The prediction has a mean pLDDT of 81.
A computed fold for a 75-nucleotide RNA from Candidatus Roizmanbacteria bacterium CG_4_9_14_0_2_um_filter_36_12, annotated as transfer RNA.
The source organism's lineage runs through Bacteria, Bacteria candidate phyla and Candidatus Roizmaniibacteriota.
Rfam family: tRNA. About the family: Transfer RNA (tRNA) molecules are approximately 80 nucleotides in length. Rfam classes the family as a transfer RNA.
RNAcentral holds the sequence, with entries from ENA.

RNA sequence: GUACUCGUAGCUCAGUGGUAGAGCAGUUGCCUCUUAAGCAAUUGGUCGAGGGUUCGAAUCCCUCCGAGUGCACCA
Numbered sequence: 001g002u003a004c005u006c007g008u009a010g011c012u013c014a015g016u017g018g019u020a021g022a023g024c025a026g027u028u029g030c031c032u033c034u035u036a037a038g039c040a041a042u043u044g045g046u047c048g049a050g051g052g053u054u055c056g057a058a059u060c061c062c063u064c065c066g067a068g069u070g071c072a073c074c075a
Base pairs, nucleotide, nucleotide: 001071002070003069004068005067006066007065010024011023012022013021018055026042027041028040029039030038048064049063050062051061052060
């Protein structure tokens, strides 16, 4: 340089056109002599950025940014 894959909650990931979710983590309460464990409730998102299509976009299209893998180049 080029092709492909990926980017969603603090972390790991789901969601592939119709109100953004799960587990773990966090907070509060219960329980306990205390801690852990357990139980209940609960907080947390400009879905990498910008633009386009659409009544409607995390999802489809374009450009860019970042990560990974393969290929090419390497006097």